[in-house]
Molecule: Bacterial RNase P class A
Organism: Deltaproteobacteria bacterium
RNA sequence: GGGAGCGGGACGGGCGAUCGCUGGUUUCUUCGCGCCGAAAGGCGAGAGGGGACGGGAGGAAAGUCCGAGCUCCACAGGGCAGGGCGCUGGGUAACGCCCAGCGGGGGCGACCCCGGGAAAGUGCCACAGAAAGCAAACCGCCCCGGAUUUUUCCGGGGUAAGGGUGAAACGGUGAGGUAAGAGCUCACCAGCUUCGGCGGUGACGCCGAAGGCUUGGUAAACCCCGCCUGGAGCAAGACCAAAUAGGGGGGCGCGGUAGGACGGCCCGUCCGAGGCCCCCGGGUAGGUCGCUGGAGGGUCCGGGUAACCGGGCUCCUAGAGGAAUGGUCGCCGGCCCAAGGCCCGGGCAACCGGCCAUGGGUCACGGAACUCGGCUUACAGGCCCCUCCCUCUU
Numbered sequence: 001g002g003g004a005g006c007g008g009g010a011c012g013g014g015c016g017a018u019c020g021c022u023g024g025u026u027u028c029u030u031c032g033c034g035c036c037g038a039a040a041g042g043c044g045a046g047a048g049g050g051g052a053c054g055g056g057a058g059g060a061a062a063g064u065c066c067g068a069g070c071u072c073c074a075c076a077g078g079g080c081a082g083g084g085c086g087c088u089g090g091g092u093a094a095c096g097c098c099c100a101g102c103g104g105g106g107g108c109g110a111c112c113c114c115g116g117g118a119a120a121g122u123g124c125c126a127c128a129g130a131a132a133g134c135a136a137a138c139c140g141c142c143c144c145g146g147a148u149u150u151u152u153c154c155g156g157g158g159u160a161a162g163g164g165u166g167a168a169a170c171g172g173u174g175a176g177g178u179a180a181g182a183g184c185u186c187a188c189c190a191g192c193u194u195c196g197g198c199g200g201u202g203a204c205g206c207c208g209a210a211g212g213c214u215u216g217g218u219a220a221a222c223c224c225c226g227c228c229u230g231g232a233g234c235a236a237g238a239c240c241a242a243a244u245a246g247g248g249g250g251g252c253g254c255g256g257u258a259g260g261a262c263g264g265c266c267c268g269u270c271c272g273a274g275g276c277c278c279c280c281g282g283g284u285a286g287g288u289c290g291c292u293g294g295a296g297g298g299u300c301c302g303g304g305u306a307a308c309c310g311g312g313c314u315c316c317u318a319g320a321g322g323a324a325u326g327g328u329c330g331c332c333g334g335c336c337c338a339a340g341g342c343c344c345g346g347g348c349a350a351c352c353g354g355c356c357a358u359g360g361g362u363c364a365c366g367g368a369a370c371u372c373g374g375c376u377u378a379c380a381g382g383c384c385c386c387u388c389c390c391u392c393u394u
Base pairs, nucleotide, nucleotide: 001390002389003388004387005386007385008384009383011381013332014331015330016329017328018327019326021056022055024053025052026051027050028049029048030047031046033044034043035042036041058365062376063375065374066373067372068371069370070233071232072231073230082229083228084227085226086225087101088100089099090098091097102115103114104113105112106111116224117223121222122221123218124217125216138163139162140159141158142157143156144155145154146153147152171189172188173187174186175185176184190214191213192211193210194209195208196207197206198205199204237289238288239287240286247280248279249278250277251276252275259271260270261269262268296315297314298313299312300311301310302309303308333363334362335361336360337359338358340356341355342354344353345352346351
């Protein structure tokens, strides 16, 4: 000087004018109502309108995928079923998150991806291929028998060393062995299992010995092992509480009334309202709370490799409820394009980079709804830090 990691962090337009939106405080005003008062008027709560002051989205507010707080419901205890998670150690309120490590894989590297068990059992493995886990014979190789003059053909058998198919074909190299072959035997190498020693909290690593043991993939297939696990969600839930219509109780000089049943009728016996007044209770409309200061942010110190923890100081203002936080203009700023200038840097040069001014374009993703911790996804544009590779110079 060039290229890179998809490593870590922070930002994501600024200022002004103007027109709006939505809460809060305060003030003025209009309207009707209630109370006090003889009146004038005063006080109270409410609704509407205006003024002033001050507040008003995010890094993801998103997806609602995990984990919690909070609230209500359910619940003796134990087990099964169902669901979730899955290397080890740590962090945390908790987690499927984070940190550190271990093992495997990709990359020259910074860095990234994956994680119980396939040697308990069952199932499945497209296409191609003879054969996809019981092994298997298409070509080739070898042996035997038959036919044939040669040459080749037919039948039977052996063979996984060679060819061919496939994502994957049952260790590799060499020697012996054999009709040809094969862990069939042997040496070395790789792996596995078992045992022993050493290191590590552990996952695991290193060393040694024995055994020819050579074992395909798939568990986001069933399954096995270990651990965890009640349900619903702020429309949770709590409180206050109209009008109207129901419910319950009491009273009435309503009323044992009107009316009804029995009966041909009367007496009688039995049943028995509606209505008016008062009280009580539940639900609805409406209102209030839950409702925003919290596992909170910043900074310094200490502990820890780190995630994180402890302490000191300091900072904090959306809380709406069909749901506000916006529009326009001007100046500035970032980026892109066009043609131009400077001659600043590199280069022999072409050219590349930088700076200046002009014109045009453009400035994203997106919008709180009880609150936190995460993950994932979207995002114009630039900024800071760390690291790696290549080249040149010293």